[in-house]
Context: one part of a larger RNA
C1' cells in the first nucleotide's frame, strides 16, 4: 500500500421489511446429471453451467457408432494429357461407386498459345469440429451503469509511498458547493444519440371524413378541418414564487404547464477482477494424424430410461367450465411468398385463384371483456395425461423420430414440507397477437398491444456494493 475481520461509523440496492404472484407436491415440455448403449458427438458447472452454444437433430445438419467403399484426395495452387463443358440411356449396387452405349463439339488468339472445364499420373502439398482457452488474438460473461480508476507539476517522507481523491454539507453520481499544500488534467458520471408523452409548421396518397351530395360499404364526387403518417421546429432549464440552508451547493412546498426536478424507456459498461468462457464461429503459435485422427455413402444414434436436479407450460375449478350473441388493439411478415371471395369437408384441410413487391392486397376472427343461458361442489359438463381407431399436411421419405384434426378413452391432481424466486406503476398479475430460425416441426426466445392492482412504517437483522477509520502473526 492492499486484502481480510462473527471490528466501528456513514450510505446504498426488491437486500430485508410491507405487499402481490409463483417455484418446491401432480401431469407434461425442455435442459442437465446419472445409468444404459455399437454410438447415446462435443462444450458450458456457485452466484456468472443446466428452454445455455442449438434463431428450430426424420435424411441433410452431424462433429458420434457399426457397415460398404476411397487415397494427390470432397476443397486450393503448380506440373502433364486430352478433348469442350454438358445432356442422356443400360447393367450392377442400399447408395457411394464401378462397367459400358448414344447425342453434342465452346470462347479469345499475334496461330505459339491462352481462358473456362474434364480426366488420369507424379509429387510438392491439401485436409483435420484432433490436443492445448494454463501459449494467444478477437469476442463475451461477471462484480456493475457500481462510482469509481488514474496522471502531470508541486509539497511531505531516508524509503515503500502519501497528498490531490481526506474533512463539513449535498447528490442518482469523485454531482456540485465550502474548506484545505496543493494546483490542474484524463478515463468514467452527466449531456450530446434513438424512442415515447404535448403543441406548431409544411405535405395529403394507398391514410382521414366535420360540413355538402351519394352509397351495401369513405364506396364515389368532393374536402385539407380532424385522425394518422413523415419533414422541420417549439417545449423543461430548479427558469419563476415562498420557506430551510453557511450570503453556498442544494433540499422542501407552490404556480404555470401535456410533461417537474435524470419526465418514462433504450443504446452506451471506466481502471481492473475471476490463468472466468470460447482452439467446435473465425483467426493463430506449438504438438499430433497423413491408404487416416482426412474424404464419400446408405443405415443407426444425438429422441435410450430405475432415478435425481434446474427452467417452463397446463391444472386442481364457480372471480369458474360449456354454448350462443356482440365490441375494442398494437407491432410485424409476404414473390420458390402472403393468398381473398366462392365451393367441398364435423374438422385438420382441400379446391379455387381475385388482389398484392403492399398505409392499397393478404396473413387476420384479437382474446380476456360485455350480454344471455345451463350447471351447484362432485374427482364433477373440473382436469386433461395416456391409449385405440380413422384422417390431414409438409417432405425422396414421418418405423425408430414430425405437427395437426375427428371419434372414443378419461390417469395423477382438491392449492403443495423444509426451503426458495420475481416484482415499486402502466409495474406485478392476467389476456391474446406478431416475428426470427424454418420444407415441416415451440409450452422456448425476441417483440407488440388489451385489462390492470396491492404495498413500502422503516434500515434492527440476512445478502451484495461504496466511502472513512481501526486491528492483523496475511500478500
Nucleotide at each position: 500500500u492492499g486484502a481480510c475481520g462473527g471490528g466501528g461509523g456513514c450510505c446504498u440496492g426488491c437486500a430485508c421489511a410491507a405487499g402481490c404472484g409463483g417455484u418446491g407436491g401432480a401431469g407434461u415440455a425442455u435442459g442437465u446429471g446419472g445409468u444404459u448403449u455399437a454410438a447415446u458427438u462435443c462444450g458450458a458447472c456457485a452466484c456468472a453451467a443446466c428452454g445455455c452454444g442449438c434463431a428450430g437433430a426424420a435424411c441433410c445438419u452431424u462433429a458420434c457408432c457399426a457397415g460398404g467403399g476411397u487415397u494427390u484426395g470432397a476443397c486450393a495452387u503448380c506440373u502433364g494429357u486430352g478433348g469442350a463443358a454438358c445432356c442422356u440411356c443400360u447393367g450392377u449396387g442400399a447408395a457411394a461407386g464401378c462397367a459400358g452405349g448414344g447425342g453434342u463439339u465452346c470462347c479469345c488468339u499475334u496461330c505459339g498459345g491462352g481462358g473456362a472445364c474434364a480426366c488420369g499420373g507424379u509429387g510438392a502439398c491439401a485436409g483435420g469440429u484432433g490436443c492445448u482457452g494454463c501459449a494467444u488474438g478477437g469476442c463475451u460473461g461477471u462484480c456493475g451503469u457500481c462510482a469509481g480508476c488514474u496522471c502531470g507539476u508541486g509539497u511531505c517522507g531516508u524509503g515503500a509511498g502519501a497528498u490531490g481523491u481526506u474533512g463539513g454539507g449535498u447528490u442518482a453520481a469523485g454531482u456540485c458547493c465550502c474548506g484545505c499544500a496543493a494546483c490542474g488534467a484524463g478515463c468514467g458520471c452527466a449531456a450530446c444519440c434513438c424512442u415515447u408523452a404535448u403543441c406548431c409548421u409544411c405535405a395529403g396518397u394507398u391514410a382521414c371524413c366535420a360540413u355538402c351530395a351519394u352509397u351495401c360499404a369513405g364506396u364515389u364526387g368532393g374536402g385539407g378541418a380532424c385522425u394518422c403518417u413523415g419533414u422541420g421546429g417549439a417545449g423543461a432549464c430548479u427558469g419563476c414564487c415562498g420557506g430551510u440552508g453557511u450570503c453556498a451547493a442544494a433540499c422542501c412546498g407552490g404556480a404555470g404547464g401535456a410533461a417537474g426536478g435524470u419526465g418514462g424507456g433504450g443504446a452506451u459498461g471506466a481502471c481492473g477482477u475471476c490463468a472466468a468462457g470460447u482452439c467446435c464461429u473465425c483467426a493463430u503459435g506449438g504438438c499430433c494424424c497423413u491408404u487416416a485422427u482426412g474424404a464419400c455413402c446408405a443405415g443407426g444414434g444425438c429422441u435410450a430410461c430405475a432415478c435425481a436436479c434446474g427452467u417452463g407450460c397446463u391444472a386442481c375449478a364457480a372471480u369458474g367450465g360449456g354454448c350462443g350473441g356482440u365490441a375494442c388493439a398494437a407491432a410485424g411478415g409476404g414473390c420458390a411468398g402472403c393468398g381473398a371471395a366462392g365451393c367441398c369437408g364435423c374438422g385438420a384441410g382441400g379446391u379455387g385463384g381475385a388482389g398484392c413487391c403492399a398505409a392499397u392486397c393478404u396473413c387476420a376472427u384479437a382474446a380476456a371483456g360485455c350480454c344471455g343461458u345451463c350447471c351447484u361442489c362432485a374427482g364433477u359438463c373440473c382436469g386433461g395425461a395416456u391409449u385405440g381407431c380413422a384422417g390431414u399436411c409438409u417432405g425422396c421419405a414421418a418405423c425408430u423420430c414430425g405437427a395437426c384434426u375427428g371419434c372414443a378413452u378419461g390417469a395423477a391432481g382438491u392449492c403443495g414440507g423444509a426451503a426458495u424466486c420475481g416484482c415499486u406503476a402502466g409495474u406485478a398479475a392476467u389476456c391474446g397477437u406478431g416475428g426470427a430460425u424454418c420444407a415441416g416441426a415451440a409450452u422456448g426466445c425476441c417483440g407488440c398491444g388489451g385489462u390492470g392492482a396491492a404495498u413500502a412504517c422503516g434500515u434492527u437483522c440476512c445478502c451484495g456494493g461504496g466511502c472513512c477509520u481501526u486491528g492483523u502473526a496475511c500478500a